This is a predicted structure of a 138-nucleotide RNA (c-di-AMP riboswitch aptamer (ydaO/yuaA leader)) from Herbidospora sakaeratensis. Of the family's consensus pairs, 92% are formed in the model. It matches the Rfam family "c-di-AMP riboswitch aptamer (ydaO/yuaA leader)". From the family's description: This family represents a conserved RNA structure found upstream of the ydaO and yuaA genes in Bacillus subtilis and related genes in other bacteria. The ydaO/yuaA element is thought to act as a genetic 'off' switch for the ydaO and yuaA genes in its native state. It is believed that the element may be triggered during osmotic shock leading to activation of ydaO, a predicted amino acid transporter gene, and members of the yuaA-yubG operon which code for KtrA and KtrB K+ transporters. The coordinates come from a structure-prediction model, not an experiment, and the mean pLDDT is 78.

RNA sequence: CUCGGCGGAAUGCCUAAUCCCGGGCGUGUCGCCCGGGAGCCGGGGACCCACCAGAACCUGGGGUAAAGGCGCGUUCCGGCGCCCGGGCUGCUCCGCCCGAACCCGUCAGCUAACCCGGCCGGCGCAAGGAGAGGAGUG
Repeated sequence: CUCGGCGGAAUGCCUAAUCCCGGGCGUGUCGCCCGGGAGCCGGGGACCCACCAGAACCUGGGGUAAAGGCGCGUUCCGGCGCCCGGGCUGCUCCGCCCGAACCCGUCAGCUAACCCGGCCGGCGCAAGGAGAGGAGUG
C1' cells in the first nucleotide's frame, strides 16, 4: 500500500413497526430478557343506519398487508396482456420494479363507552431521467 474477515459508530429508505424509564443477564462503547410509559398501528364491540324478497349454480366465512379483477395460452405447470393497487427518498410526468406471505377457526357489517393485540423484517451511499413549485441564505 492492497485484499479479506470480525466488531462498533454515523446516516438515509420501505414498513404501524419508534422513543423513554426501572430491573436483570451476557461474549459488555453493545446486545438480549422481564415489566412499565409515550407515540404510531390493527382487531373486537351498542342505539341509529345498512343487510335481511325469489330462482339456479358453485361454495363456509373473516382479518392484516399494496398484494386485487378480467381475458388469453397450456394436458398440467411455467407464461402473456389490460384495468386497478404499492414503491422508486416532498410533488408531477415518463420510465422501471412489486402485486407476496401469514393469521382466526364455523364466528365477527358500521359502531360511542369499553375490551384485546402489534411495534417485526428487509435494503442503500447520491439514490433512474425530466419538470413544476417551494424554503433558506446572500